[in-house]
C1' cells in the first nucleotide's frame, strides 16, 4: 500500500467481496510443560443446603452450658450445694450492621463527565483547643409464677440493674430575640466589635498505667444542593404545559427553592427540535485507524440506580436500608386449617434457558475493615489452591555425521528416471521437559506482648519470645536416558503452494469471480507442496480498507442529484477610511484534568508476559495578564455597490374594450347534372326527395396569411390582425441626489402550459370516448367517413409536464473571431461604447461527447439536492383537492450488478455507391408420365454405416450374386485369422478316404527343401507383446466444402486518444482487382489481386518413325503398299508475338473510348492449375493417423445361407418420350481423345441375332477397337399413331464354383402410362447454350440412363438496373456481441416467499375519569391508657397516595377467512409495445379506452 467482480474490448461512476487487526467469545480437530491473566454476554427466572456481621464483661443485672476451686455425700464410678474463679447462651445498654461484597432492572436525567458556586449546609469516629462533669428520681427487660398457641410467637402478675430514660442545677462558648459601631463584599448580605433577656450540658469503669462523658471553637474527611458546558435514534412524535412560569406570606428541610399551601398575576418551554416514542447505566477506558474519526462499555477504578414486585416511614451523624421493619401483591414452604414462614443481582452449589462460562475446596499467615483498653473474637472482603488452550507470553518435542542415494509410497516421455530423502538404520554428543531421589526459601518489617533506656508532653530507642493457608511448593542439586511429547488448515485467480485417480451439472464446493455435462490444478481420495503451530481451521460480531456521508477529505448537462418561477421572513455572508472596545482570536503565567492504562527511562521475576519505580503526556474546562492585524460591538466619515431623479429609446411584456378582411361551415336563392367523396386499393358516407361545382344573399364561432427571422419581449408558464385607454419591467446618456439602503434565502406568500374538475354561457372548424367501412390470423390501432366530452368566454379550483440550457440565484476574474437587435458617439464606408442573443475557438476544465467572457474555467456568499439496482414514488400515517390527485415518503425481501461516455464489430422494414447468369431479353429444362438412381418413412431376424439448409440426397461407392460386409440367423475357435521376434520340434506341411452346408474333425500315406552345416524356408507347440469398421470429428493431425478468384486481411514506425482504439486501408477519380493516379500524418513492409505455370489460336526454326506425299519412280482391282522426299498437314522441343506500344478525342494524372491502323489474336485473346486472414465446434476416428475411454471363450476370429436388391406413401437427381425440325427402311461421308496380353480382335463360316467356331495383326502415330447426328432416296399424315416404349409371357447368349432371392444382352409375341405439364423452381452470355454420338475408370459379368474426358453440329439475346436476391466499401442508428434465427414488455397459469389491506379477535405499556382504598406521614381530635398534674400513646376523622374495580377513546404489537400488488423459478399461454425511421419515431404531464404488452386525444421535450 491495495486487489477481484458490469463490457467483445475501454474510460469512468457505482455498489459487493476480499486480504489486516481485536474478542469474557462458542463449534470443529489435535494436545507437552510453566508462568501472568480471564471464565453466565442468554432468564433482574426460580431456589435444596452451608457459610457471607458482629463484638464489647474495663456499661448492666446475671448466670443456661463449658472448665476450675470450695463444700457436703458416697457403692470412690460420682451426685449434690455454692457465681467463688476463668470465662458466658439469651437479655438491657454501646458502637457496627448506611463499609465491605453483588447485579445492571430503571433512567435520556443535573444521572454521568467536567469547570465552578455554596455569602443557602450537615458531618459519627479521627486530630487540635477552650471549658465542664453537682444533684436527685421514675421505670424496664432479664430471671421468678401462672397461662394461650400446632408452630411462629405471646398474654398477667410479681421484682431488678445500668455508660438506658427523667427532673433539678451550673453556662464568658452556643441559639435565638432587640437595637448599635467599623471593615469587607458577587444582589439578597458577610466578618469582627460590644449591650440587654431568654433558652438548652454531661456517665462513668479500670489491673490506677488508663478508657470513657458533655458544651463550644477550629481542622480534616464524608455528604447534601445549585448552576454553565457536553451527552443516542425517530419530524412517517409540532406544538407542550394549571403547580404550569413568576410574586407576596406561611409551612417544612440540616439546607436554596412550587419543596408544599394559600392569595395574586398569566405566563413558561419549543424549529439552535420542546413534548411524544425507541433504545441505553455514565466516565477514566478499550478495539481499530496516519490522522480526524469510528464502534464498544467484560475484567480494574470513579459515580449513579437495584436488592422478589410496588408503596411507605421508623431508627440513626449518615438509608428511605441487599442477608431491619411495615402494608399490598405475584409465588414458594410449613401447619393441628385455626394460622404462620421466606426472598443468592454475597460465596460455593442447584435447576431452568442456552451455542456458551468453574469447587457445595483452604486460610484469616499477610493487606484492609468492625468491635474492644487490650489479648482477642468476626470477615465466602482478601490471599491462596482447584477446573477450562478462554487469551497473552516462554520452553520443548533432539543435534551432528550418515548414500548401497535400499524397501515401500506417489508420478513418469516406463526398465530407465524422478520425488518423499540424509529421511531412517547405524556411530558420537546434549538433557531443557518429564521421572526418581535429597536440600531447601522469601513472602514476618514487625505491630501487639513482657522487661528496659531516654524524654516536659508526643514520642523514640534497645532486648526478648511467639506466628505461614499457600506448601515440602518455587528453586537448587544429583541419577539413568533420545528417552516422555506435532498437529491443523490450505494449494483455480484475488492468495504462499501441484500432480494422479475416482466422479461425469450427479455427488458436492463457494467469501467475491464462479468450478462440476468424460481427460476437473474449483469435488472425494492419494502423493507431493504451502502456512502457521500446542494450536490450526470455521462461525459472529467490531474498526479498517470505504475519499462509499468527504471537518481532515466527494459531488449535482448526459453517471445518483438544481426547487417549475419569482417575492420575501428568520438565518448565514457582506465596499473604502479615522478613532475606540476587547466578545472571537493569539501569547504568558496560576488552578484543574484522580489512580490505573497508553508513551518513554529505569528496576525486579532465569527471559518474556507481567509488575514496581521515575518521567513524560493529556484534549478540555476556570481563572490572570497582555497583544488588537483579522472577524465582531458601538462612533464618525465616503461613494465605486445598490438605488433616485432628468432627458430618451426599442419591444408579440400585461389588463380591458372596440373594430377588420380572407377562408371553413350552415341557410336561402339561382344555374346545372349524374355522380360526389375518400384511398396503397376500396367500402362506409352524400346524392335524381337534384348532390359536388358555380353564381348571390345572409348567419355563426374560432383562428389571425404576407410582414416572419438563426428576431423581439417577459421571473418562468408564456406573448403575434388593427386601434384605444391603463399598466409593468428594461436599455443609454448626464452624474443632480440618499450613503452600504447589499446578496442569499429554510419555512412562509404569490404566479404557474396542457389536461382535468365546479357553475352558467357560447359552439363554426377540429377531434379523446363512440359507431360505422377497411386492412389484418386477430386489429379493441396504424388509414378513411361519422362524432360526443373537450377545445372558446366569465368566475372559481386544480398545481402538475422532457415545467429543459435535463446546467440555481449573485459578484469578481480570464485569448481571440464572426454574425443580428437596440441605443449612444467625435458615427461616409468603416470604426468605437454599453446592453442583448446566437455561431466558432485558445489556455483551462472534462470519464469522454464536450463546455470555453451567456463557462461546464479560475475564486467567494447562500440556497436546494445525491449515496448501487429493484421493491417504489408504492405502502402506512399526515397536509391539501368538490374528485381525478398531489406533497411528504418507508421497510420486509431480491440481485452483483444497474449505469454514463466513447471504440470495434454484428444487424437495420435506414441513407449513398459500386458489382454479380442477381433482376430483365433469349433459348433449353425440372415440377406431370414410366423407368434408373440416392434419400425419408415404413417394414425385417437384418433391411450395416456416415452424410442430411445453401455447403446431405446417380453423396463415401471410379462396379452389393459369393467375395466385398461392416449387418443377421446358426455352426465353430480362444494365444487365437494376420506381420514381426524368442524357445523348442520336423511330426501334424503334402496327398487319399469318410463325416459334414462349410468352417472343422477323424483315419490312412507320407517323413519336407536348401546351405558357407551356425542356421534359414515352411509347418507346429509354448510365451508375451497382439485383435478391435467398439465409442468420442464437441480431444486432435492430415484432408476437404462453402462464403469466394470475393478483394480482401495484416505488420513495422511515426502520429493522434487516459484507454478500448484510430491512422495508413478514408476522400477526387480509376480499374476485374487494396489495378494504378492525385490529394492527404503519415511513410514503408509482408499475405492476397496481377504476373511467372499447362492447354488452345498465328507464325518461324530444328528434326522426320510408325505420322506425311507436292513433285519423280515402282507396283496394285484398290490402298504411302513399296523406291524415295523433307516440301504440306502432323508430331514434339525451341522461339518470336500483345505492350494501350502508335492514331483521334476526354482527362492534371491514372485511365477511358473509337466500324481507326497494324495484326492470327486488341484492351486480362479463350480455358486450366493457383484459393489471403478468417468463418460454420460444417465434414470425415468407416481411407489413413492418433489421445482418452470400453470390449478379451468376445464388441476379437473362421464358415454357411440371408441381409444391403423390402414397399401404403414422400423428396431430390437422371434417362426415354409424348413426335413430322419427326419415326422406319435402304445407301453413303467426315473426328478427337483413349484403351488393349487371363487384352483388343481384322478376316472367314455358322446363328434372325447375343453369341460361337476357326483365324489374323497388335506389348501399339505401324495392328485393333471405330462414330453419331449429318447427306441422297423411299415410306408414314396428325392418329395414343409405322410416336412411345413400361410391364408381362415364352424361347435362347454369354460371364461366373454358383444368375432362385438378385446379372446383363439377344429373338418373338405383349404393346402400360404419356398428347409439352399447376403453384413454384433450375442452367446458360460464344465454340456458350442446345443436339449428336465416342471413349475410359472401376471390373469375372454386371444393373452406366451415373461420374470423368473426347470431339462433330452449332443458335438466341443482353433495353437497362427502379424493385428483389447475393456480396463489396462508406456514412449512420442501436438496449444486439450466441452478434436480428439478436434483444426485449405485459396479462394469464404453476409453485416458494416477504410484505400491505381486512371484518374480527389476543394481549403490551403509558395515561385520563370515576368508585374503593392499606401501612406509614400530616393535620384536627382524643371521654381511654399515663401523671400529683403532665408529656406522650390507643382509638376515631380527614388529607393526597400504593394496590385494585368500572368505563371510555387513543397506541404499540400478534393471529385472521379473504382481497391487493410485488418479488423469485432452465425449456409453460396470448400477442409484440421497446431497442434501426423497431416497420405509427420515441418520451414527459394529463384525459378517456382496450385482454394484454397498450391505444388516441391535447399541449410539450428531442434523450
Nucleotide at each position: 500500500a491495495g486487489a477481484g467482480u458490469u463490457u467483445g474490448a475501454u474510460c469512468c461512476u457505482g455498489g459487493c467481496u476480499c486480504a489486516g487487526g481485536a474478542u469474557g467469545a462458542a463449534c470443529g480437530c489435535u494436545a507437552g510443560c510453566g508462568g501472568c491473566g480471564g471464565g453466565c454476554c442468554u432468564u433482574a427466572u426460580c431456589c435444596a443446603u452451608g457459610c457471607a456481621a458482629g463484638u464489647c464483661g474495663a456499661g448492666g443485672g446475671g448466670c443456661a452450658g463449658c472448665a476450675g476451686g470450695a463444700c457436703a455425700u458416697u457403692u470412690c464410678g460420682g451426685u449434690g450445694u455454692u457465681g467463688c474463679u476463668g470465662g458466658c447462651g439469651a437479655c438491657c445498654g454501646g458502637c457496627g450492621c448506611a463499609c465491605g461484597g453483588g447485579u445492571g432492572c430503571g433512567u435520556a436525567a443535573c444521572g454521568c463527565g467536567u469547570a465552578u458556586g455554596u455569602a443557602a449546609u450537615c458531618u459519627g469516629c479521627c486530630u487540635u483547643g477552650u471549658a465542664c462533669a453537682g444533684g436527685g428520681g421514675a421505670a424496664u427487660a432479664g430471671c421468678u409464677u401462672u397461662u394461650g398457641g400446632a408452630a411462629a410467637c405471646g398474654a398477667a402478675a410479681a421484682u431488678u440493674a445500668a455508660u438506658g430514660c427523667c427532673c433539678c442545677a451550673u453556662a464568658u462558648a452556643c441559639u435565638c430575640u432587640a437595637a448599635g459601631c467599623a471593615a469587607c463584599a458577587c444582589a439578597u448580605g458577610u466578618u469582627g466589635c460590644a449591650u440587654a433577656g431568654a433558652g438548652a450540658a454531661a456517665a462513668g469503669c479500670u489491673c490506677c498505667g488508663g478508657c470513657g462523658g458533655u458544651a463550644c471553637a477550629a481542622g480534616a474527611u464524608g455528604a447534601g444542593c445549585a448552576u454553565g458546558c457536553g451527552u443516542c435514534c425517530u419530524a412517517u412524535u409540532a406544538g407542550c404545559u394549571a403547580g404550569u412560569u413568576g410574586g407576596u406570606a406561611a409551612g417544612a428541610u440540616a439546607a436554596a427553592a412550587g419543596c408544599u399551601u394559600a392569595c395574586c398575576a398569566a405566563g413558561g418551554c419549543a424549529a439552535c427540535g420542546a413534548u411524544a416514542g425507541g433504545u441505553a447505566g455514565g466516565g477514566g477506558u478499550u478495539c481499530u485507524g496516519a490522522g480526524a474519526g469510528g464502534a464498544a462499555a467484560a475484567u480494574c477504578c470513579c459515580c449513579c440506580a437495584c436488592a422478589c414486585u410496588g408503596g411507605u416511614a421508623c431508627u440513626g451523624a449518615g438509608a428511605u436500608a441487599c442477608g431491619g421493619a411495615c402494608c399490598a401483591g405475584a409465588c414458594u414452604c410449613c401447619u393441628a386449617c385455626g394460622g404462620g414462614a421466606g426472598g443468592c443481582a454475597g460465596c460455593a452449589g442447584g435447576a431452568a434457558g442456552g451455542a456458551a462460562u468453574a469447587u457445595u475446596g483452604g486460610u484469616c499467615a499477610a493487606u484492609g475493615g468492625g468491635c474492644u483498653c487490650a489479648a482477642g473474637c468476626c470477615u465466602g472482603a482478601a490471599c491462596c489452591a482447584g477446573c477450562c488452550a478462554c487469551g497473552c507470553c516462554g520452553c520443548g518435542u533432539g543435534c551432528a555425521g550418515g548414500a548401497u542415494g535400499a524397501a515401500g509410497g506417489c508420478c513418469u516421455u516406463c526398465a530407465a528416471g524422478g520425488u518423499c530423502u540424509u529421511a531412517a538404520a547405524c556411530u558420537g554428543c546434549u538433557u531443557u521437559u518429564g521421572u526418581a531421589c535429597g536440600g531447601u526459601a522469601a513472602c514476618a518489617a514487625a505491630a501487639a506482648g513482657u522487661c528496659u533506656u531516654c524524654u516536659g508532653c508526643g514520642g523514640a530507642g534497645g532486648a526478648u519470645a511467639u506466628u505461614g493457608a499457600g506448601g515440602g511448593u518455587a528453586c537448587c542439586g544429583u541419577a539413568a536416558g533420545a528417552a516422555u511429547a506435532a498437529g491443523c488448515a490450505c494449494c483455480g485467480g484475488c492468495u504462499a503452494a501441484c500432480u494422479c485417480c475416482g466422479u461425469g451439472c450427479c455427488a458436492g464446493c463457494a467469501g467475491c469471480c464462479g468450478c462440476g455435462g468424460u481427460a476437473a490444478u474449483a469435488c472425494g481420495g492419494a502423493g507431493g507442496g504451502u502456512g502457521c503451530a500446542a494450536g490450526c481451521g470455521u462461525u459472529a460480531u467490531c474498526c479498517g480498507g470505504a475519499u462509499u456521508u468527504a471537518c481532515u477529505g466527494g459531488g449535482u448537462u448526459u453517471a445518483a442529484a438544481g426547487g417549475g418561477u419569482g417575492c420575501g421572513u428568520a438565518g448565514g455572508c457582506g465596499g473604502c477610511g479615522c478613532a475606540u472596545u476587547a466578545a472571537g482570536u493569539c501569547a504568558u503565567u496560576g488552578g484543574u484534568g484522580a489512580a490505573a492504562u497508553c508513551c518513554u527511562g529505569g528496576u525486579g521475576c532465569u527471559u518474556a508476559a507481567c509488575a514496581c519505580c521515575a518521567g513524560a503526556a493529556u484534549a478540555g474546562c476556570c481563572g490572570u495578564u497582555g497583544a488588537u492585524a483579522c472577524u465582531a460591538g458601538a462612533g464618525c466619515g465616503c461613494u465605486u455597490g445598490a438605488g433616485u431623479c432628468a432627458a430618451g429609446a426599442a419591444g408579440a411584456g400585461g389588463u380591458a374594450a372596440g373594430c377588420a378582411g380572407a377562408a371553413c361551415u350552415u341557410a336561402u336563392g339561382g344555374u346545372g347534372u349524374a355522380g360526389c367523396g375518400g384511398u396503397g386499393a376500396a367500402a362506409u358516407g352524400c346524392a335524381c326527395a337534384g348532390a359536388u361545382a358555380c353564381c348571390a344573399u345572409a348567419a355563426a364561432g374560432a383562428a389571425u396569411u404576407c410582414c416572419a427571422a438563426u428576431a423581439g419581449c417577459g421571473a418562468a408558464a408564456g406573448c403575434a390582425g388593427c386601434u384605444u385607454a391603463c399598466u409593468g419591467g428594461u436599455c443609454u446618456u448626464g452624474u443632480a441626489c440618499u450613503g452600504a439602503c447589499g446578496c442569499u434565502g429554510a419555512g412562509g406568500c404569490a404566479c404557474g402550459a396542457a389536461a382535468g374538475c365546479g357553475u352558467g354561457g357560447g359552439g363554426a372548424g377540429c377531434a379523446a370516448a363512440c359507431a360505422g367501412g377497411a386492412u389484418u390470423a386477430g386489429a379493441u390501432a396504424c388509414c378513411c367517413u361519422g362524432g360526443u366530452a373537450g377545445u372558446c368566454c366569465a368566475c372559481g379550483c386544480c398545481g402538475u409536464a422532457a415545467a429543459c440550457g435535463a446546467u440555481g440565484a449573485u459578484c469578481a476574474c480570464u485569448c481571440g473571431a464572426u454574425a443580428u437587435a437596440c441605443a449612444c458617439g467625435u458615427c461616409a464606408a468603416g470604426c468605437g461604447u454599453g446592453u442583448g442573443u446566437g455561431u466558432c475557438u485558445a489556455a483551462g476544465c472534462g470519464a469522454a461527447a464536450g463546455c470555453a467572457u451567456u463557462a461546464a474555467g479560475u475564486g467567494a456568499u447562500c440556497c436546494a439536492c445525491c449515496u448501487g439496482g429493484g421493491u417504489a414514488g408504492u405502502a402506512c400515517g399526515u397536509g391539501c383537492g368538490c374528485a381525478a390527485g398531489u406533497u411528504u415518503g418507508a421497510a420486509a425481501c431480491u440481485c452483483a450488478a444497474a449505469g454514463g461516455a466513447a471504440u470495434u464489430g454484428a444487424c437495420g422494414g435506414g441513407g449513398g455507391u459500386c458489382u454479380g447468369a442477381a433482376c430483365a431479353a433469349u433459348c433449353g429444362g425440372u415440377g406431370g408420365a414410366g423407368c434408373a438412381u440416392g434419400u425419408u418413412g415404413u417394414u425385417u431376424a437384418a433391411u450395416g454405416c456416415g452424410a442430411u439448409a445453401c455447403g446431405a440426397c446417380g453423396c463415401g461407392a471410379g462396379g452389393a450374386a459369393c467375395c466385398u460386409u461392416a449387418c443377421c440367423u446358426g455352426g465353430g475357435c480362444u494365444c487365437g485369422a494376420a506381420c514381426g521376434c524368442c524357445u523348442c520340434u520336423g511330426c501334424u506341411a503334402c496327398c487319399c478316404u469318410g463325416a459334414g452346408a462349410a468352417a472343422u474333425c477323424a483315419g490312412g500315406g507320407g517323413u519336407u527343401c536348401u546351405u558357407u552345416c551356425g542356421g534359414g524356408a515352411c509347418a507346429g507347440a509354448g510365451u508375451g507383446c497382439g485383435a478391435g469398421g467398439g465409442c468420442u470429428g464437441c480431444a486432435c493431425g492430415g484432408c476437404c466444402a462453402c462464403c469466394g478468384u470475393c478483394a480482401g486481411c495484416c505488420u513495422g514506425u511515426g502520429u493522434u486518444g487516459u484507454g478500448a482504439a484510430a491512422u495508413g486501408c478514408u476522400g477526387g477519380g480509376u480499374u476485374a482487382a487494396a489495378u494504378c493516379c492525385c490529394a492527404u500524418a503519415a511513410c514503408a513492409g509482408g499475405c492476397g489481386c496481377a504476373a511467372c505455370c499447362c492447354c488452345u489460336a498465328u507464325g518461324c526454326u530444328u528434326a522426320g518413325u510408325u505420322g506425311c506425299c507436292a513433285g519423280c519412280a515402282c507396283g496394285u482391282a484398290a490402298u504411302g503398299g513399296u523406291g524415295g522426299g523433307a516440301a504440306c498437314c502432323c508430331u514434339a522441343a525451341g522461339c518470336a508475338g500483345a505492350c494501350u506500344g502508335c492514331c483521334u478525342g476526354c482527362g492534371c494524372a491514372a485511365g477511358c473510348a473509337g466500324u481507326g491502323a497494324g495484326g492470327a489474336a486488341g484492351g486480362a485473346g479463350g480455358g486450366g492449375a493457383u484459393g489471403a486472414g478468417g468463418u460454420u465446434a460444417g465434414g470425415u476416428c468407416a481411407u489413413c493417423a492418433u489421445g482418452g475411454c470400453c470390449u478379451u471363450u468376445a464388441u476379437g476370429c473362421c464358415c454357411a445361407g440371408g441381409g444391403c436388391u423390402a414397399c401404403a406413401a414422400a423428396c431430390g437427381u437422371g434417362c426415354u418420350a409424348c413426335a413430322a425440325u419427326g419415326g422406319c427402311g435402304u445407301a453413303u461421308a467426315c473426328a478427337g481423345a483413349g484403351a488393349g496380353a487371363a487384352g483388343c480382335u481384322a478376316c472367314u463360316u455358322g446363328g434372325c441375332a447375343a453369341c460361337a467356331a476357326g483365324a489374323u495383326g497388335c506389348c501399339a502415330a505401324u495392328c485393333u477397337u471405330a462414330a453419331a447426328a449429318g447427306u441422297a432416296c423411299g415410306u408414314c399424315u396428325c392418329a395414343g399413331u409405322u410416336c412411345g416404349g413400361a410391364u408381362c409371357g415364352a424361347g435362347g447368349u454369354c460371364u461366373g464354383c454358383a444368375a432362385c432371392u438378385c446379372g446383363a444382352c439377344c429373338u418373338c409375341g405383349u404393346g402400360a402410362a404419356g398428347c409439352c405439364g399447376a403453384a413454384a423452381u433450375c442452367g446458360a452470355u460464344a465454340g456458350u447454350a442446345a443436339u449428336c454420338g465416342c471413349g475410359u475408370a472401376u471390373c469375372a459379368g454386371c444393373a452406366a440412363u451415373g461420374a470423368c474426358g473426347c470431339g462433330g453440329u452449332g443458335a438466341a439475346u443482353a433495353c437497362g438496373u427502379a424493385a428483389a436476391c447475393a456480396g463489396g466499401c462508406c456514412c449512420u442508428g442501436u438496449a444486439c456481441a450466441c452478434a436480428c434465427c439478436g434483444c426485449c414488455c405485459g396479462u394469464c397459469a404453476u409453485g416458494c416467499c416477504a410484505c400491505a389491506a381486512a371484518a374480527g379477535u389476543u394481549g403490551g405499556g403509558a395515561g385520563a375519569a370515576c368508585c374503593u382504598g392499606a401501612a406509614a406521614a400530616c393535620a384536627g381530635u382524643g371521654a381511654c391508657u399515663g401523671u400529683a398534674a403532665a408529656a406522650a400513646g390507643a382509638g376515631c376523622u380527614g388529607u393526597a397516595u400504593a394496590a385494585g374495580g368500572u368505563u371510555a377513546a387513543a397506541u404499540c404489537a400478534g393471529c385472521a377467512a379473504u382481497u391487493a400488488g410485488g418479488g423469485c423459478c432452465a425449456a409453460g399461454u396470448c400477442g409484440u409495445a421497446a431497442c434501426a425511421a423497431g416497420g405509427u419515431a420515441g418520451c414527459c404531464g394529463u384525459a378517456c379506452c382496450g385482454g394484454a404488452a397498450g391505444g388516441u386525444g391535447c399541449g410539450g421535450c428531442u434523450g